[in-house]
RNA sequence: AGAGUUUGAUCCUGGCUCAGGCUGAGCGCUUGCGGCGUGCCUAACACAUGCAAGUCGAGCGAAGCACUUAAGUUCGAUUCUUCGGAUGAAGACUUAUUUGACUGAGCGGCGGACGGGUGAGUAACGCGUGGGUAACCUGCCUCAUACAGGGGAAUAGCAGUUGGAAACGACUGAUAACGCCGCAUAAGCGCACAGCAUCGCAUGGUGCAGUGUGAAAAACUCCGGUGGUAUGAGAUGGACCCGCGUCUGAUUAGCUAGUUGGUGGGGUAACAGCCUACCAAGGCGACGAUCAGUAGCCGGCCUGAGAGGGUGAACGGCCACAUUGGGACUGAGACACGGCCCAAACUCCUACGGGAGGCAGCAGUGGGGAAUAUUGCACAAUGGGGGAAACCCUGAUGCAGCAACGCCGCGUGAGUGAAGAAGUAUUUCGGUAUGUAAAGCUCUAUCAGCAGGGAAGAAAAUGACGGUACCUGACUAAGAAGCACCGGCUAAAUACGUGCCAGCAGCCGCGGUAAUACGUAUGGUGCAAGCGUUAUCCGGAUUUACUGGGUGUAAAGGGAGCGUACGCGGCGGGGCAAGUCAGAAGUGAAAGCCCGGGGCUCAACCCCGGGACUGCUUUUGAAACUGUUCUGCUAGAGUGUCGGAGAGGUAAGCGGAAUUCCUAGUGUAGCGGUGAAAUGCGUAGAUAUUAGGAGGAACACCAGUGGCGAAGCCGGCUUACUGGACGAUUACUGACGCCGAGGGUCGAAAGCGUGGGGAGCAAACAGGAUUAGAUACCCUGGUAGUCCACGCUGUAGACGAUGAAUACUAGGUGUCGGGGUGCUAGAGUACUUCGGUGCCGUCGCACACGCAGUAAGUAUUCCACCUGGGGAGUACGUUAGCAAGAAUGAUACUCAAAGGAAUUGACGGGGACCCGCACAAGCGUUGGAGCAUGUGGUUUAAUUCGAAGCCACGCGAAGAACCUUACCAAGUCUUGACAUCCCACUGACCGGACAGUAAUGUGUCCAUCUGUUCGGGGCAGUGGUGACAGGUGGCGCAUGGUUGUCGUCAGCUCGUGUCGUGAGAUGUUGGGUCUAAGUCCCGCAACGAGCGCAACCCCUGUCCUUAGUAGCCAGCAGUAAGAUGGGCAGUCUAGGGAGACUGCCGGGGAUAACCCGGAGGAAGGCGGGGAUGACGUCAAAUCAUCAUGCCCCUUAUGAUCAGGGGUACACACGUGCUACAAUGACGUAUCCAUAGGGAAGCAACCCUGUGAAGGUGAGCGAAUCUCAAAAAUCACGUCUCAGUUAGGAUUGUAGUGUGCAGUCCGAUUACAUGUAGUUGGAAUCGUUAGUAAUCGCGAAUCAGAAUGUCGCGGAGAAUACGUUCACCGGGUCCUUGUACACACCGCCCGUCA
Repeated sequence: AGAGUUUGAUCCUGGCUCAGGCUGAGCGCUUGCGGCGUGCCUAACACAUGCAAGUCGAGCGAAGCACUUAAGUUCGAUUCUUCGGAUGAAGACUUAUUUGACUGAGCGGCGGACGGGUGAGUAACGCGUGGGUAACCUGCCUCAUACAGGGGAAUAGCAGUUGGAAACGACUGAUAACGCCGCAUAAGCGCACAGCAUCGCAUGGUGCAGUGUGAAAAACUCCGGUGGUAUGAGAUGGACCCGCGUCUGAUUAGCUAGUUGGUGGGGUAACAGCCUACCAAGGCGACGAUCAGUAGCCGGCCUGAGAGGGUGAACGGCCACAUUGGGACUGAGACACGGCCCAAACUCCUACGGGAGGCAGCAGUGGGGAAUAUUGCACAAUGGGGGAAACCCUGAUGCAGCAACGCCGCGUGAGUGAAGAAGUAUUUCGGUAUGUAAAGCUCUAUCAGCAGGGAAGAAAAUGACGGUACCUGACUAAGAAGCACCGGCUAAAUACGUGCCAGCAGCCGCGGUAAUACGUAUGGUGCAAGCGUUAUCCGGAUUUACUGGGUGUAAAGGGAGCGUACGCGGCGGGGCAAGUCAGAAGUGAAAGCCCGGGGCUCAACCCCGGGACUGCUUUUGAAACUGUUCUGCUAGAGUGUCGGAGAGGUAAGCGGAAUUCCUAGUGUAGCGGUGAAAUGCGUAGAUAUUAGGAGGAACACCAGUGGCGAAGCCGGCUUACUGGACGAUUACUGACGCCGAGGGUCGAAAGCGUGGGGAGCAAACAGGAUUAGAUACCCUGGUAGUCCACGCUGUAGACGAUGAAUACUAGGUGUCGGGGUGCUAGAGUACUUCGGUGCCGUCGCACACGCAGUAAGUAUUCCACCUGGGGAGUACGUUAGCAAGAAUGAUACUCAAAGGAAUUGACGGGGACCCGCACAAGCGUUGGAGCAUGUGGUUUAAUUCGAAGCCACGCGAAGAACCUUACCAAGUCUUGACAUCCCACUGACCGGACAGUAAUGUGUCCAUCUGUUCGGGGCAGUGGUGACAGGUGGCGCAUGGUUGUCGUCAGCUCGUGUCGUGAGAUGUUGGGUCUAAGUCCCGCAACGAGCGCAACCCCUGUCCUUAGUAGCCAGCAGUAAGAUGGGCAGUCUAGGGAGACUGCCGGGGAUAACCCGGAGGAAGGCGGGGAUGACGUCAAAUCAUCAUGCCCCUUAUGAUCAGGGGUACACACGUGCUACAAUGACGUAUCCAUAGGGAAGCAACCCUGUGAAGGUGAGCGAAUCUCAAAAAUCACGUCUCAGUUAGGAUUGUAGUGUGCAGUCCGAUUACAUGUAGUUGGAAUCGUUAGUAAUCGCGAAUCAGAAUGUCGCGGAGAAUACGUUCACCGGGUCCUUGUACACACCGCCCGUCA
């Protein structure tokens, strides 16, 4: 940084799509380790369970427990005893007291308003940013000053009584405090009153002194302090106000009643309609109010070159909320997540009377969803609450667990190793690829695993993390690679399978039998513990364009004026300083981004410093520009005076021509209308014509890319009223201007309303035609309407498809209206200047076409409009309308295009030119008949296959009885009928005989090799094995080769140059001329060249020359006969030459090319004929000539044998033959050819047969012999117009030759039979001279079998005005249109399915 996709190709416009980056992600496949982060985006859905806010006994009273001491009561161990008693330890109980590291409830204090969660609401002073408070509050903390004297009354706990299931109470009686309440004190403070000084932007602030008045305090102690009261200051935190910024919709345009302001009162920490009473009627809004929808805002994050666009998870700031709604209490602070009250929904308990609850705290559950974790450990650290402290609490926090969710790092080994192993894939079978890859050999140990040691984090002690990080040791290459893609975009290809199926696909698109696009394999490419895909966003997209787009034809200029708001605005001078510019200051939190350092082994990550944060505010300056103000000017604009032009507008009046109608006259049979007709009118007198009259509408000629108007539009003449532009003059005003959203005015035709009018024309309608139909085009009629007045509608291809204004930017030439100057007697003419209207053209612009002083050029200002095609200018809503309809104006869904300009073709029932047996002019056919032959169809066991408009159909087939033969039914063979290789055996093969069969197959028998170095070869046969043979099986749309056709038409291209952005053009066009021809000439931004044309080749036409047998015979001899001698002159034969070139003459033409005529010549303008077929078209034909790729069959789709079929037959078509007769048929007689063939052959003479033919067999491998008779013609005769003496089908009988064999199924002879058909409808074919038509002859194939095919000669015409119109084909070129390009057999519209 671009790429793909509209087209046959091109340029442009324009959409769609891709390559990049990102994510709190999801899904699929896969998964070794570690670090750092992150993890309900959906149901602000409901929640079981546990925990998340307590603490203080150094505030208080009481209770329990333990302890000390004392007293009392009781018990009575032990000792003594006179047995009476004395002594009195330990224990228990009661009271008082001391201490307590204890426990839980209550009063009291502080905390619970923090921390943690969520984003429902909110479009707002909520947030961001910058200010203000002279209109405010602030617990704990810090500092300062002053103080704490003396009293009182209660109340919970507790006890008693009592209600209730419980929650929770009620009553009575006691009691304490740092709980509560008076009194005293008042440095200072608050309030009220009046005063002085000073300051401020206003309300007002501050200081001083005076009078009156009001309000405080609590103790505890380890004696160090701690706590309390008042006031002031600070710090911190909060409250309120203001400027600016903050999404979409006008198919939401008006909103507002405490609403806007004032006064009095109330209220608050404080200002305020914050609340209230009264008064006034204001306030907001096109700079978007109100309403509706959506949304927490920001630092930032993602993307982008930037400007922007998107976003608001995690971290940080602010706000809001705590099941939903409302309310206050307490307090320094709340209208309070784990407080209270009320209402609602839901859940739970209940004894039915009543009660309890709130995970959007951390875990966790259900649900929803594509989707998001543990009911973990610890207060060790950092913080927080309470406490004097020890300490307690802390799901804040620190850690761990789960998840590839993201980023970062590491590993899955390294070296060597060619027999290029095996395997796999492919192959042209040689090889190639995988691939140094593996194996093998030599090493290493990061990670993981095992063992040992073992931190920092902690300032004395105290470590959840954790035996963690890290270090060391031993050990094994072991435990560790996948995913996507490979047609283009886009790096990377082959095979097989599949066969428009299965499937792929982001776009274009791929798949219908050879798929680099589907699926698999191999190989390759990319990334890598990930890879793909889906979804969102930005980018590319300059595709909303501020940077940075457009509107003549691609989407897009409003139908046109006027004009409001807004926006923009001429020249000079002075002031101010709002914009603008510069300096300084404040702020722009931290984190993040960027730069430089540093710490974890590196990195991610973290720490430190700097920069940046493009902004806002304050302040000091500058004064060019914009702004504002004052003052002046006249070039913009306007006014005045004079003048001419005009279908400018409105109203009234007038005029003639024409149509129609009415009346009358003349007059008679038609008129009218059309492509042709008919409907219609007319003998009741039309049309035509004459005269008179009526009525309506429109104004010929002039008339002109002429005029006027803003546009729509405006056309006979006159008058009245009236608008605008222009020219001249330069007197006046002094920027008064331009544009113009809304608004309002005008606005063709059609249409609507009311009332007139109505001649002509004429939707609808009727009839007649046309037509397959004809609700049309044509004709005859005909109503609304067209006309007038008034009102409505408000649209058009309302177009220059081009908004308005101003300025500038080469020229040339018309025309309309004015002015000036020169010349001229004048008409006029030359130059010049304003305004309008046209054409051409330079620069420039434009995709091109084109525009070009009347811009689509260069600039400025303002308005309107556009953002892919369709849906659709449709639906809904709204506005105006009587309605019709108009204005505004979408969604869903669907396509990958739709479109503009130009290019090359093709096409046109477009134009121009030319040619061709294309037409015309002629001749003869076909189409009707019979037969032959081919095809279709049908039939069949099979009727083998192919060919299909021209370009299939007497075509492949130059010849189907068997064979051919590919088809059918039956029999037989399986390495095979044919080829190569291998093994064994044999000696053959060929040939002969027999059996058997429908035949082949099958079986038996006879006979039988070669050379040799003697080992074994060669050749052949039989048997066997497997490689293989074989296939007229498929695909001619996989192919080669060959062929047809356009077309023997004159075309088809290239190199260099030039033009064009390009496809392309030029050359090859033009112009002229001509030709069979792109043949030739001239000119030309072209110059040359190639393939075609022509020529070179063959035959033929004249002559010369050479040669003279098998040919020929003039003269000589000679014969039955060129038979022979002789000759080669001529003919002929076959070699070589000559000849024709517009060369010569005349005319035309441009002096050329060329044409016309003529001479000479055998031939004259290419002499006639052939061969020769450019680039290409038709996926034309052929896989069945041959070759060939792939697929298919392999005891058969191969091979072989006999038979059948290809020859069928209601029918249809093509090509031919024979005819229908007298230009004839038949008979007799008789003349003239050419070109060919001949040995498995042609066959003479002679004999036989009515004949086909048979017998015999001379000659000839051919200028010698032979096929071989040419026929038509000509001469004579018969027939005499008939289904015939024409015609010969069909059938019968008997033959002939060929052949192994003529039944299916051939040819032919003789006799007999004697059909249809009397010249052929529509239609159609061939043919221009030795041609058509006609006559016969020959050859190939072939045993036999042509009416076919290919050749040959004989005899031998007619016509061509001509290319205007018109049929077919072609060409050219030029031109034109095109929405066609598989190209008119195209494309495409509607309806139905």